[in-house]
Formats: sequence, structure tokens, C1' cells
RNA sequence: AGUUUAUUAAGAAGAAGGGAGAGACAGGCUCGCAGAACUUCUGGCAACCACCAAUGGCAGGUGCCAAAACCUGAUUCCAGUUAGGAAGAUAAUGAAU
Repeated sequence: AGUUUAUUAAGAAGAAGGGAGAGACAGGCUCGCAGAACUUCUGGCAACCACCAAUGGCAGGUGCCAAAACCUGAUUCCAGUUAGGAAGAUAAUGAAU
């Protein structure tokens, strides 16, 4: 990186360094010099895997800590023209391979 599968409207931030970008991509919108990405430390959320005395517990391995995965997205179905709903696509993360 590919494949399979599960989940994704809940939840959880401070400091130091850094110095202009960030929110996957496109459009929109938003965040950002009253300090973005990124790195480190500390703290926290959650409970996929692991473990245990197993409808539960724990917190070892990941993950995560603005906004619903920020909103919309190819395509299909329902509704019907002021608009919308469901699936799905895409993506992220875990586990297996």
C1' cells in the first nucleotide's frame, strides 16, 4: 500500500518550542500572528484489540481531545419543485489478512 470487517451526530486541552498555515480531496464555510501545521511534556476522553474473577471490569497496544467525519459530494431509491429523507461513494481509526 491492497483486501475483509466494525465504528464514526456522544466525549475529552494546558504548557514549552515553532512561526503561517490548518480543517483528507473539490466547492462552501470555519479556525489561525490574541500564534496554524509540526515536535516535546503533562493532563484528559473513549473502550476497537489485549488482559481479568467477564451482560461487567481494567487501562497494557492503538486511536482521539473546534465545529456531525464542519456541511455538501459519483450513483441509486423515496418524496416532489421553497426545500428534504434513506442508502451509498470518499475518508479516518481499530482488528484480521